[in-house]
RNA sequence: GGGUCCGUGGGGUAGCUUGGAAUCCUCCCAGCUUGGGGUGCUGGUGACUCCAGUUCAAAUCUGGACGGACCCA
Numbered sequence: 001g002g003g004u005c006c007g008u009g010g011g012g013u014a015g016c017u018u019g020g021a022a023u024c025c026u027c028c029c030a031g032c033u034u035g036g037g038g039u040g041c042u043g044g045u046g047a048c049u050c051c052a053g054u055u056c057a058a059a060u061c062u063g064g065a066c067g068g069a070c071c072c073a
Base pairs, nucleotide, nucleotide: 001072002071003070004069005068006067007066010026011025012024020056028044029043030042031041032040049065050064051063052062053061
């Protein structure tokens, strides 16, 4: 220098092919339960790497950028 794949809450993960409400686990917070704690139950906060385009509508499609992994040179 060229190519392929990937980027989603604090951590992990589904959803992307085929555009239409962002899923689940964990952490955290509150309540119930307990003499207190733990466990258990209920509820809640919090995310689509960035920019532009297409579209009524973009995590998803298109282009570019940035970052990561691998391959070729």